A computed fold for a 100-nucleotide RNA from a Chromatiaceae bacterium, annotated as Glycine riboswitch aptamer. Rfam family: Glycine riboswitch aptamer. Rfam describes the family as follows. This family represents the bacterial glycine riboswitch. The coordinates come from a structure-prediction model, not an experiment, and the mean pLDDT is 77. The organism belongs to Chromatiaceae, within Bacteria.
RNA sequence: CGGGUUGACUCUGGAGAGCGGCGGAUUCACCGCCCACCGACGGGGCAGGAUCCGGCGAUAUAGGAUUCAAACUCUCAGGUACCGAGACAGAGGGGCGGGA
Numbered sequence: 001c002g003g004g005u006u007g008a009c010u011c012u013g014g015a016g017a018g019c020g021g022c023g024g025a026u027u028c029a030c031c032g033c034c035c036a037c038c039g040a041c042g043g044g045g046c047a048g049g050a051u052c053c054g055g056c057g058a059u060a061u062a063g064g065a066u067u068c069a070a071a072c073u074c075u076c077a078g079g080u081a082c083c084g085a086g087a088c089a090g091a092g093g094g095g096c097g098g099g100a
Stems, first nucleotide, its partner, number of pairs: 009092005018035001020034005036080003042076001043074003049067005
């Protein structure tokens, strides 16, 4: 100096589950409590593998410990009309003027 990747950012798409009951406030929104649910913000847990211990010459076994993944799993948090949020996916130099 150039290129790529990742992250951030912008736009778009984006599931699930009670417009629950009671009370406060007094349409709703909001707050507290109670019951019932959801998993795709976040967070926790687990396999194999690897390493070490286990061996009293060596090799090795049962077993144990550490590391340790997810869209699996748990529902702490969060969420359960719209809005908003949303894992993940796709796309992404800008400005000015003219013409059509």